[in-house]
Molecule: transfer RNA
Organism: Chamaesiphon sp.
RNA sequence: GCGAGUGUAGUUUAGUGGUAAAACUAUAGCCUUCCAAGCUAUUGAUGUGGGUUCGAUUCCCACCACUCGCU
Numbered sequence: 001g002c003g004a005g006u007g008u009a010g011u012u013u014a015g016u017g018g019u020a021a022a023a024c025u026a027u028a029g030c031c032u033u034c035c036a037a038g039c040u041a042u043u044g045a046u047g048u049g050g051g052u053u054c055g056a057u058u059c060c061c062a063c064c065a066c067u068c069g070c071u
C1' cells in the first nucleotide's frame, strides 16, 4: 500500500427496519450474630459523521479503532 472481518452497559453475549434483551459486575434493601451464598429493586449501552426510509442497532457510504491475510 491492497483486501477481508468486527465495533451494542464496566465485562461477556442476543437482537432479519417498528419502545434495545439477558447474565455477571456496581448501588440499595431483605435474610444472616458477621461474611459468603440466596431473594428483590435500581443505575447504566447501539464507535463517529452522513445517506435511504414514515421509522435504522439493523440497509448504503465515508472516517476512526481493533483483528486477520497479501505485498
Stems, first nucleotide, its partner, number of pairs: 001070007010024004018054001026042005047063005